This is a predicted structure of a 57-nucleotide RNA (transfer RNA) from Callorhinchus milii. Rfam family: tRNA. It is annotated as a transfer RNA. The sequence is in RNAcentral, with records from Rfam.

C1' cells in the first nucleotide's frame, strides 16, 4: 500500500475481501458464476537495486 477494510516483501510478475464495470442468467431486478480494471503518502538518503532500511513533513 486498491473506492473501502487489511496481507506480505531488498531482487524477475505486490495478493486477498467487500464495493464497482463488463459479459452470464432473468420478462426485468436481485443473487449465482465468469472475465477484465485499481494501489505502495509525499521530499531527500544508503544501496547495483528500496513499495520494503534510514531522516524529514
Nucleotide at each position: 500500500u486498491a473506492g473501502c477494510u487489511c496481507a506480505g516483501u531488498g531482487g524477475u510478475u505486490a495478493g486477498a475481501g467487500c464495493a464497482g464495470u463488463u459479459g452470464u442468467c432473468u420478462c426485468a431486478c436481485a443473487a449465482u458464476c465468469a472475465a477484465g480494471a485499481g494501489a505502495c503518502c509525499u521530499g531527500g538518503g544508503u544501496u547495483c537495486a528500496a513499495u520494503u532500511c534510514c531522516c524529514g513533513g